[in-house]
RNA sequence: AACGAUAAAGGCAAACUCAGGGUGACCUGGGGACGCAAAGCCAUGGGUCCUUUUUAUAAGGACUGCCAGGCUACCGAAA
Numbered sequence: 001a002a003c004g005a006u007a008a009a010g011g012c013a014a015a016c017u018c019a020g021g022g023u024g025a026c027c028u029g030g031g032g033a034c035g036c037a038a039a040g041c042c043a044u045g046g047g048u049c050c051u052u053u054u055u056a057u058a059a060g061g062a063c064u065g066c067c068a069g070g071c072u073a074c075c076g077a078a079a
Base pairs, nucleotide, nucleotide: 003076004075011036012035016031017030018029019028020027021026034065040071041070042069044068045067046066047063048062049061050060051059052058
């Protein structure tokens, strides 16, 4: 560098739910764990979703726990 154990230490937190915010997708915090070796970060390409009306090859948004890409990172068995 690459790889990822029924390893060790530590980490994140789906559904659901409570409170708050947003027209909405959805977000923040508490509870809660289905899962995750980048489930850390970035809306860059694709994708999905929302809003508007001028209806479309549009504009403005949401999602990185959908797939790529970029940047960074703990541990160290086997191959």
Annotation
A computed fold for a 79-nucleotide RNA, annotated as c-di-GMP-I-GGC riboswitch aptamer. Model confidence (mean pLDDT): 86 of 100.